[in-house]
RNA sequence: GGUUCCAUAGUGUAAUGGUUCACACAUCUGCUUCAUAUCCAGAAGGUCCUGGGUUCAUGCCCCAGUGGAGCCA
Numbered sequence: 001g002g003u004u005c006c007a008u009a010g011u012g013u014a015a016u017g018g019u020u021c022a023c024a025c026a027u028c029u030g031c032u033u034c035a036u037a038u039c040c041a042g043a044a045g046g047u048c049c050u051g052g053g054u055u056c057a058u059g060c061c062c063c064a065g066u067g068g069a070g071c072c073a
Base pairs, nucleotide, nucleotide: 001072002071003070004069005068006067007066010025011024012023013022018056027043028042029041030040049065050064051063052062053061
């Protein structure tokens, strides 16, 4: 330099262009215990990397950028 892929909650992953972005772990509260942990119940936590475009409507499609990874040279 060329090319492909990735970016979603604190972490790891889901989500067919159409309801309120879901699950596990973690966190917090309650329950339980002499106490802690486990179990159980509940809660909080989201600028879906950024900016444009397409569309009645985009986490998802298109373009550019940023960051990261692989391959070729």
Record summary:
Transfer RNA from Rousettus aegyptiacus, 73 nucleotides, folded computationally. The RNAcentral record of the sequence draws on Rfam. The source organism's lineage runs through Eukaryota, Euteleostomi, Sarcopterygii, Amniota and Rousettus. Its Rfam family is "tRNA". By type it is a transfer RNA. Gene Ontology term of the family: triplet codon-amino acid adaptor activity.